Model confidence (mean pLDDT): 80 of 100. Large-subunit ribosomal RNA, domain V from a Patescibacteria group bacterium, 602 nucleotides, folded computationally. The sequence was found in a public genome assembly.

[in-house]
Context: one part of a larger RNA
RNA sequence: AACACACAUGGACAAAAAGACCCCGGAAGGUUUACUUUAACUUUGCAUUGACGCAUGGUUCUGGGCACAGAGAAUAGGUGGGAGACUUUGAACUCUUGGUUUCGGCUGAGGGGGAGUCAACAGUGUAAUACCACUUACUUGGUGCCGUGCUUCUAACUGGAUCCAUAUGGAUCAACAAUUUAUUGGAGAUUUCAUAUCAGGACAGUGCAUGGCGGGAAGUUUGACUGGGGCGGUUACCUGCUAAAAAGUAACGCAGGUGCACAAAGGUUUGCUCAGGAGGUAUGGAAAUCCUCUGUAGAGUGCAUGAGCAGAAGCAAGCUUUACUGCAAGAUCGGCGGAUCGAGCAGUCGCGAAAGCGGGUUCAAGUGAUCCUCUGAUUGAUCAUGGUAUCGUCAGAGCUUAUGGGAUAAUACUUACUCCGGGGAUAACAGGCUAGUCUGGUCCGAGCGUCCACAGCGACGACCAGGUUCGGCACCUCGAUGUCGACUCGUCGCGUCCUGGGACUGAAGAAGGCCCCAAGGGUGGGGGAGUUCACCCCUUAAAGCGGCACGUGAGUUGGGUUCAGACCGUCGUGAGACAGGUCGGUCUCUAUCCUGUGUGUU
Numbered sequence: 001a002a003c004a005c006a007c008a009u010g011g012a013c014a015a016a017a018a019g020a021c022c023c024c025g026g027a028a029g030g031u032u033u034a035c036u037u038u039a040a041c042u043u044u045g046c047a048u049u050g051a052c053g054c055a056u057g058g059u060u061c062u063g064g065g066c067a068c069a070g071a072g073a074a075u076a077g078g079u080g081g082g083a084g085a086c087u088u089u090g091a092a093c094u095c096u097u098g099g100u101u102u103c104g105g106c107u108g109a110g111g112g113g114g115a116g117u118c119a120a121c122a123g124u125g126u127a128a129u130a131c132c133a134c135u136u137a138c139u140u141g142g143u144g145c146c147g148u149g150c151u152u153c154u155a156a157c158u159g160g161a162u163c164c165a166u167a168u169g170g171a172u173c174a175a176c177a178a179u180u181u182a183u184u185g186g187a188g189a190u191u192u193c194a195u196a197u198c199a200g201g202a203c204a205g206u207g208c209a210u211g212g213c214g215g216g217a218a219g220u221u222u223g224a225c226u227g228g229g230g231c232g233g234u235u236a237c238c239u240g241c242u243a244a245a246a247a248g249u250a251a252c253g254c255a256g257g258u259g260c261a262c263a264a265a266g267g268u269u270u271g272c273u274c275a276g277g278a279g280g281u282a283u284g285g286a287a288a289u290c291c292u293c294u295g296u297a298g299a300g301u302g303c304a305u306g307a308g309c310a311g312a313a314g315c316a317a318g319c320u321u322u323a324c325u326g327c328a329a330g331a332u333c334g335g336c337g338g339a340u341c342g343a344g345c346a347g348u349c350g351c352g353a354a355a356g357c358g359g360g361u362u363c364a365a366g367u368g369a370u371c372c373u374c375u376g377a378u379u380g381a382u383c384a385u386g387g388u389a390u391c392g393u394c395a396g397a398g399c400u401u402a403u404g405g406g407a408u409a410a411u412a413c414u415u416a417c418u419c420c421g422g423g424g425a426u427a428a429c430a431g432g433c434u435a436g437u438c439u440g441g442u443c444c445g446a447g448c449g450u451c452c453a454c455a456g457c458g459a460c461g462a463c464c465a466g467g468u469u470c471g472g473c474a475c476c477u478c479g480a481u482g483u484c485g486a487c488u489c490g491u492c493g494c495g496u497c498c499u500g501g502g503a504c505u506g507a508a509g510a511a512g513g514c515c516c517c518a519a520g521g522g523u524g525g526g527g528g529a530g531u532u533c534a535c536c537c538c539u540u541a542a543a544g545c546g547g548c549a550c551g552u553g554a555g556u557u558g559g560g561u562u563c564a565g566a567c568c569g570u571c572g573u574g575a576g577a578c579a580g581g582u583c584g585g586u587c588u589c590u591a592u593c594c595u596g597u598g599u600g601u602u
Stems, first nucleotide, its partner, number of pairs: 001602008010594003015588001022423006028415004034220005041212002044209005050153002053150007061142005067136001074129001077135005084118003093112008157200003166196006172189002176185004223235003232252001236258006260302001261361002266320007274298001276294005300309002303366001305364003324347004330341004336405001349358003372398007380391002430477001431475001432473003436470001438466006447457002484559001485557003489551001490548005497522003500517003504513002524538004565583004569578003
């Protein structure tokens, strides 16, 4: 060195399982004051649904009564006609009685009575009375229709019963009797059938329509960006910077604004010049108004910022409505939707003597597609034709459709009971890069150290090293690289805890301090806690600090963390949740290769 055998498990990011954590996409279970439905329950109407009575409401027809300001015989509803009307078919008057009343009266019925009463005329008054017709309001009867309420009924309908019993009828059997001797009558018996006898009742129930309630049930939704995801923030538009001297240009880059306003803050003509400073000036002061000088803008400009503006775009006054209608050559920007600028023409106006200027505002934000609905206008279409309905066209209105190129008119949670498809495009472990943080060192030397910067310390600072902390990044690994601690077994570094050798000392000795060299060996036993760490106890020469996938689970454990069960606290309406606590909780017989150890052979 090779081979064989045995053994050990360090590696083959060993095997197993298309990672269960995390994210993305999908699904399912669960919840609820998510959305939209829905069973059940319930409200109302109609139908099924009929009868009598009473009460009551509306209405048609019909009859009766009633109608009083004041004046006036006196209780005049209104209008018209009207010169006569009523009366032995019983007038005046009177008695009894009813109704009504504004308490004056009016009027109905009956008895007596036995011949007149009323109007016209006159007068009062807006209107004149008898009598007739029509009519209004109120009131009171009758009738028809339509309701409502209550009681009752039975025949719809419903429930119970349909075993027994009672009644009637039918079927079957039959003692006995009679005679026409094969028929009739038939006590009675048996089982069976039908109906009635029960309770309710036009309610209930059912059907259709309708309002309510309704996680009992169902179907779904619950945005994206994101130095993992969640929480937070953002989402459209304007200004500056980033932006690299054309334009454009990203980030959860740095700063700020907008979601309007204005009938003057628009148009035009004419005029004016600001802020600040100096000096002066009653009350008057730092600052009010006034005067002089100076003053390129240091002011002002409705509102952020930028650009602009004094020949003003700033500040005023006069007159006004061009903040117009129909258009538009030609350009600029944008992937498109679309956005922006625009001389000029026609019409009609404003201001100006005129030339001219004016299609809003110094400019750049002040916003929303399509569908749908509505309003106004309209020489259009409109189903044989004329209308209507409807539609079109023009001008407007209704969206924080703000997730702002706007999925719907309309939408939240939870899953540790979970599942599927994917991702190392993306987190948690480990590694890697980095080194803010961390650890160690060097330099400077203010100061402390009685004196003295440096025995020992060392501010403010500067520069390195390391890769043990917390981080940042997200580069291998999500068709799996098993995670804390303990046990076992080690091995390495030295920034050395002990033992060894030295320099200095604020080293008398002893004991120390600090630094230099040094990694050969050593570096203990216990207590409670899952603990690493830390604290405590007893020893010791000392009880070092670190690396090795925070060494080591195909070596062990499984106390902790981190599935399913359960309890508490807190949060949540709830399902559930919690780097909160608590009890419980499956760790996979066989080694192919490399490696290592031992034995044997060559």
Rfam family: Bacterial large subunit ribosomal RNA. Its family is annotated with structural constituent of ribosome and ribosome in the Gene Ontology.